The RNA shown here (Bacterial RNase P class A) has 387 nucleotides and comes from a Gammaproteobacteria bacterium. The sequence is in RNAcentral, with records from ENA. The gene name in the source record is rnpB. Rfam family: Bacterial RNase P class A. Its family is annotated with tRNA processing, ribonuclease P activity and dimeric ribonuclease P complex in the Gene Ontology.

């Protein structure tokens, strides 16, 4: 200079005014407790308060002053921490994980290796246990799509025929068509078709024999292990693909989910217990008869509006040493960084610039996956040029 990889960071600035949510405070208004005081008094208390004092983490109002959305707060996919409920121990069923080793509180996350594809390369991608227990499926097309078969071919052999071929007259060739076999080189089918090259061999032909290469076991070597090397050695050779098809193995997993849970408590209905009561109540009605209805009152629990709690200090965060390739841990300092409830975190204005994407907490945390304009920082790779 150009193209590319794979990463970390950031997500408009500054000002002035006006609001909102939370914490600290500081008046202040009602409230509580209550010191003293006066009456009463059955001597247990009760009921009052004209001043003055004193606590209050109770409630409203003002004043000050500090904090106030994310990298994804999102989807709600996983996994855990808490909370009720269940649960003795074993089995089934359901559902998920699913090369190996390792980190984690856990995990389907992460890190480090294997193997297997892509890519000059830096780097990317994989549900990557078992198809030699068992079923099932594999369109078309092709003989066959799996207990292997044989469309064209290909090869001897039978039998007829044909020959204007031979001939020692006994037969011999040469075509050609039938039957009955052998074959799996070659050709055709296909996404895939029972190891490849070669050579012997044979009537053709074949792992039918052989050398290599490939394959499968089994020793060895190197690794904690997936595995690797191909050193030695056996087998001519296991026999087709499919398990995000059933299924088979190995592990893992109780259920609900902060609207969990806990505690405080109106109204109005119904509940339980005590008391009263029929000469009551309650309605018409001026009142009385009379009609008509019909129990009152108190305690006390559940429960419902409502409120308080959970609630934000936590497997927090930042840095520094040291262990480890690395995810990561320990040690040691420093730090506190939203907690609302129909739900604040915002508006208006100036004013600069590259003119600002996706997007808004709801019990919290560790991931994983979407979505994201612009800007920035260093690190690898690959061309090419230049010294």
């Nucleotide at each position: 200079g150009g193209a590319g990889u794979g990463g970390g960071c950031u997500g408009g600035g500054c000002a002035a005014u006006u609001g909102c949510u939370c914490g600290u405070u500081g008046u202040u208004a009602c409230g509580g407790u209550g010191a003293u005081c006066g009456u009463g008094u059955u001597c247990g208390c009760a009921c009052g308060a004209a001043a003055u004092a004193a606590c209050u983490g109770g409630u409203g109002g003002u004043g000050a002053u500090g904090a106030g959305a994310g990298g994804a707060a999102a989807g709600u996919c996983c996994g855990g921490g808490c909370u009720c409920c269940a649960u003795a121990g074993g089995g089934u069923a359901a559902g998920g994980u699913g090369c190996c080793a390792g980190g984690u509180a856990a995990c389907g996350c992460c890190u480090g290796g294997g193997a297997g594809g892509c890519g000059c390369a830096a780097g990317c991608c994989u549900a990557c246990g078992g198809a030699a227990a068992g079923u099932g499926c594999c369109a078309c097309a092709g003989a066959a799509a799996a207990u292997a078969u044989a469309c064209c071919g290909c090869c001897a052999u039978u039998u007829u025929g044909c020959c204007u071929g031979c001939u020692u007259c006994g037969g011999c060739g040469g075509c050609a068509a039938a039957g009955a076999g052998g074959u799996a080189a070659g050709g055709g089918u296909g996404a895939a078709a029972a190891g490849g090259u070669g050579u012997g061999g044979u009537a053709a032909g074949a792992g039918c024999g052989c050398a290599c290469c490939g394959c499968a076991c089994g020793g060895g070597u190197g690794g904690c292990a997936a595995c690797a090397c191909g050193u030695c050695g056996u087998g001519g050779c296991a026999g087709g693909g499919u398990a995000a098809a059933c299924c088979c193995c190995a592990c893992c997993u109780g259920g609900a989910g902060c609207a969990a849970g806990a505690c405080c408590a109106a109204a109005u209905a119904g509940g339980a217990c005590c008391c009263c009561u029929a000469a009551g109540g309650c309605g018409u009605g001026a009142c009385c008869c009379g009609c008509g209805c019909u129990g009152g009152g108190g305690u006390c629990g559940g429960g419902u509006a409502g409120g308080u709690u959970g609630c934000u200090u936590g497997a927090g965060g930042c840095g520094u040493u040291u262990g480890g390739u690395g995810a990561c841990a320990a040690a040691c300092g420093c730090u506190c960084u939203a907690g609302a409830u129909a739900a604040a975190u915002a508006a208006u204005u100036g004013u600069c610039c590259u003119c600002g994407a996706c997007a808004g907490a709801a019990c919290c945390c560790g991931g994983c996956u979407u979505a994201u304009a612009g800007g920035c920082c260093a690190a690898c790779u690959c061309c090419g040029c230049u010294u």